This is a predicted structure of a 72-nucleotide RNA (transfer RNA) from Sphaerodactylus townsendi. The coordinates come from a structure-prediction model, not an experiment, and the mean pLDDT is 81. The sequence is in RNAcentral, with records from ENA. Rfam family: tRNA. The family's RNA type in Rfam is transfer RNA.

RNA sequence: GGGGCUGUGGCACAAUGGUAGAGCAUCUGCCUGGCAUGCAGAAGGUCCCAGAUUCAACCUCUGGCAUCUCUG
Numbered sequence: 001g002g003g004g005c006u007g008u009g010g011c012a013c014a015a016u017g018g019u020a021g022a023g024c025a026u027c028u029g030c031c032u033g034g035c036a037u038g039c040a041g042a043a044g045g046u047c048c049c050a051g052a053u054u055c056a057a058c059c060u061c062u063g064g065c066a067u068c069u070c071u072g
Stems, first nucleotide, its partner, number of pairs: 001071004006066002010024002013021001018055001026042005048064005
C1' cells in the first nucleotide's frame, strides 16, 4: 500500500426500515442480627463521523476515522 471484520450505556453484546433492549456492574427499597444470595424498582445511549436514498435509517448506499486481522 491492498483486502476483510468490527464500531450501540461503565463492561462485554443484541436488535432483517417504523419512537433502541436484555445481561454484568452502579444506585434505591424489601429480605437478614449483619453480609452475601434472592425479589422489586431506578438511573445511565442524540447507535464512530459526514453525506445520499426514503414519508421514515442503528439497519440500505457512498466517503472518511479508529481497533483487530490477512496479505505484499